[in-house]
Context: one part of a larger RNA
């Protein structure tokens, strides 16, 4: 000096990105227990008190009995600094975000708000199913049969899920247009005396597809400008105009989304770029790429409070080990 421990005056988070680490709490009995709630929970909520030993009384079980083993208390008493006498054994509360939950994950830097999930929806599939593996035989699906199986999205529950089918996709469409091989064969060319042989070839017929016509958004996706207007001002329920397939509804909103921004106001602090509640001027929320809430849950994230402490003010001492010096 380092490591691992123990202890510490006064203060008690002033430390720090952050209470990281440490300390506090801890068992059992009695008592008591809020908001909220899906009425199950929340809950060991929180908080308060007790715990040793001796004597007497009460009571239960076993035993023929002597006696043995328990139990909740009542009364009186005894000794300690300390009676769950050592060890082992929840710190607690409030607020907000995200995800409903238990679960799963980057074996060896990420355990999470990511994945999964029950539930919801769309879509395909009538059985030799769809789909998948395989040149194929065959197999899985399934010794199942639409209350089944495959695919995609969402993700308990509650309240809901608006408008747009112009583009892309998908589905449907006995017409029409275009269109391959093939069919067809007017006509033409070469050759030949000719018959013929060999070529070429217009019209016409001719599938899917595409064009075209519809439907479809819990399919991929999308969801506007400008100008004016009310008897203070301001604002604009109202009007005009341009464009669009349609111009963002409910709800939420400086948000895990807000650039300007430490927005403004309120709360908390002596002091608050964080936090909570509002406002709405949403650079650039928004409804199953789900929207907004939500009890319970979380080694998740944010802020605050009580307790507690060497985290700190500010370090010190001790124990053990190592390093170091000498031998």
């Nucleotide at each position: 000096u380092g490591a691992u421990g123990u202890u510490g005056a006064a203060g008690g988070a002033a430390c720090u990105c952050g209470g990281c680490a440490a300390a506090u709490u801890g068992a059992c009995c009695u008592u008591g227990u809020a908001a909220c709630u899906u009425c199950g929970g929340g809950a060991u909520a929180a908080g308060a008190g007790g715990u040793a030993c001796c004597u007497a009384c009460c009571u239960c079980g076993g035993g023929c009995a002597a006696c043995c083993g328990g139990g909740a208390g009542u009364a009186g008493g005894u000794g300690a600094c300390a009676c769950a006498a050592a060890a082992g054994a929840g710190a607690g509360g409030g607020u907000a975000g995200c995800g409903a939950c238990u679960g799963u994950u980057u074996a060896a830097c990420u355990a999470a708000a990511a994945c999964a999930c029950a539930g919801g929806a769309c879509u395909c599939u009538g059985c030799a199913a769809a789909g998948a593996a395989g040149a194929a035989a065959u197999u899985c699906g399934a010794c199942g049969u639409a209350u089944a199986g495959g695919g995609u999205c969402u993700g308990a529950c509650g309240c809901c899920u608006g408008c747009c089918c112009g583009g892309u996709g998908c589905u449907g469409g006995a017409a029409g247009g275009u269109u391959a091989a093939a069919a067809g064969g007017a006509g033409g060319u070469g050759u030949g005396c000719a018959a013929g042989c060999a070529c070429u070839g217009a019209a016409u017929u001719g599938a899917a597809g595409c064009c075209c016509c519809a439907g479809u958004a819990a399919a991929c996706g999308g969801c506007g400008g400008c100008c004016g207007u009310a008897a203070c001002u301001a604002u604009a329920a109202c009007g005009g105009u341009c464009c669009u397939a349609a111009g963002g509804u409910a709800g939420c909103g400086a948000a895990a989304u807000u650039c300007c921004u430490u927005g403004u106001c309120g709360g908390g602090u002596a002091a608050g770029u964080u936090c909570c509640g509002a406002c709405c001027u949403g650079c650039a929320c928004g409804a199953a790429u789900g929207g907004c809430g939500u009890a319970a849950c979380g080694a998740c994230u944010u802020c605050c409070c009580u307790g507690c402490u060497g985290u700190c003010u500010c370090c010190a001492a001790c124990a053990u080990c190592a390093a170091c010096u000498c031998a």